RNA sequence: AAACGUCUUUGGGGCAAGGUGAAAUUCCUGACCGAUGGUACAGUCCAUGAACCUCCGCUUGCGGAGGCCGAUCCGGUGCGAUUCCGGAACCGACGGUGAUAGUCCGGAUGGGAAAAGACGAAA
Numbered sequence: 001a002a003a004c005g006u007c008u009u010u011g012g013g014g015c016a017a018g019g020u021g022a023a024a025u026u027c028c029u030g031a032c033c034g035a036u037g038g039u040a041c042a043g044u045c046c047a048u049g050a051a052c053c054u055c056c057g058c059u060u061g062c063g064g065a066g067g068c069c070g071a072u073c074c075g076g077u078g079c080g081a082u083u084c085c086g087g088a089a090c091c092g093a094c095g096g097u098g099a100u101a102g103u104c105c106g107g108a109u110g111g112g113a114a115a116a117g118a119c120g121a122a123a
Stems, first nucleotide, its partner, number of pairs: 004120007017029003031103002033092002035048004043090002052067007072088005094106003
């Protein structure tokens, strides 16, 4: 120094334009968006987080364990890329709604992987 401990801060984006209709940002045409770590730069690889379900614990709304958990190919360059470049595709929890929602409203001024910083400190 790293690991480690304590604390602080940060920590999710998106229906333009048009059609139908009594009513739709929910349907249709079309548009737009992409959390965190790893790895040749990733929504689609590997892993993590959130929602939901089950069990256990108690401090009764939190902690722990388990489950569930969407979607990509082709060509090119290169030592190396399902990550870059070119092309063509695909995916998106739960509840609500005057009409079916990745994008509106809500749980959520929540939680959170993790990132940055400060301090501490054994060998």
Molecule: FMN riboswitch aptamer (RFN element)